Notes:
The prediction has a mean pLDDT of 85. The RNA shown here (transfer RNA) has 71 nucleotides and comes from an Erysipelotrichaceae bacterium. Rfam family: tRNA. Rfam's curators write: Transfer RNA (tRNA) molecules are approximately 80 nucleotides in length. Rfam links the family to the GO term triplet codon-amino acid adaptor activity. The family's RNA type in Rfam is transfer RNA.
[in-house]
RNA sequence: GCCGCUUUAGUAUAAUGGCAAUACGCAGCAAUGGUAAUGCUGAACUGGCAGUUCAAUUCUGCCAAGCGGCA
Numbered sequence: 001g002c003c004g005c006u007u008u009a010g011u012a013u014a015a016u017g018g019c020a021a022u023a024c025g026c027a028g029c030a031a032u033g034g035u036a037a038u039g040c041u042g043a044a045c046u047g048g049c050a051g052u053u054c055a056a057u058u059c060u061g062c063c064a065a066g067c068g069g070c071a
Base pairs, nucleotide, nucleotide: 001070002069003068004067005066006065007064010024011023012022013021018054026042027041028040029039030038047063048062049061050060051059
């Protein structure tokens, strides 16, 4: 320099164009003499900018970061 892959909540991951989900973690409540465990409830997320579409996590382009291959 060229090519490919990945990027979703604090962490690890789902979601084949139509309400963004699960586990752990976090907060509140319940429960206990108290703590842990437990039960219930809740907050929090699609890397960025554009394009296509009635509608984009999903398709396309560029940029950024990481990983890999070739030279």